[in-house]
RNA sequence: AUUCUUUAUUCGCUGAAUUCGUAAGGAGCGGGGGAACCAAUACUGUGAUGACCAGCAUCACUUGGGGUGAAUCCUUUGACUUAGGGACGGGCUACUCUCAUGGUCCGAAUCCGACAGCUAACCUCGUAAGCGUUAGGAGAGAGGACGU
Numbered sequence: 001a002u003u004c005u006u007u008a009u010u011c012g013c014u015g016a017a018u019u020c021g022u023a024a025g026g027a028g029c030g031g032g033g034g035a036a037c038c039a040a041u042a043c044u045g046u047g048a049u050g051a052c053c054a055g056c057a058u059c060a061c062u063u064g065g066g067g068u069g070a071a072u073c074c075u076u077u078g079a080c081u082u083a084g085g086g087a088c089g090g091g092c093u094a095c096u097c098u099c100a101u102g103g104u105c106c107g108a109a110u111c112c113g114a115c116a117g118c119u120a121a122c123c124u125c126g127u128a129a130g131c132g133u134u135a136g137g138a139g140a141g142a143g144g145a146c147g148u
Base pairs, nucleotide, nucleotide: 001148002147003145004144005143006142011132012131013130014129018027019026020025028127029126030125031124032123033122038117045061046060047059048058049057050056064115065112066111067110068109072087073086074085075084076083088107089106090105091104092103093102095141096140097139098138099137
């Protein structure tokens, strides 16, 4: 230079969810709350108890509102359940990255409790769980050859 090649379970993927340690705990990673400035500016739920009304306090609740998360919005049928469609968001498509009028799957669950814009200091929480790759293509890069 050229040709071929990358096939994995002692591995790999989603995710913050890994790592050190016997443990306690530490490190790393990922969330939430929380000034000024800036932004924004109607109203602020239900029940119980405190003897009664208002107010207030405490407790409980979830339909207001908010948080984690991709897991939201619109629409058709429908009393509801449910089913369908569209938009948008997320994962995968096995060397890595990128690309698209490509393929495919998903859009759950749960917490706070009338309260939360942003946010330095500061405070605080989590570090689970679930999977086995779905026609593939193009470009760039990387590795291998006990090929020439």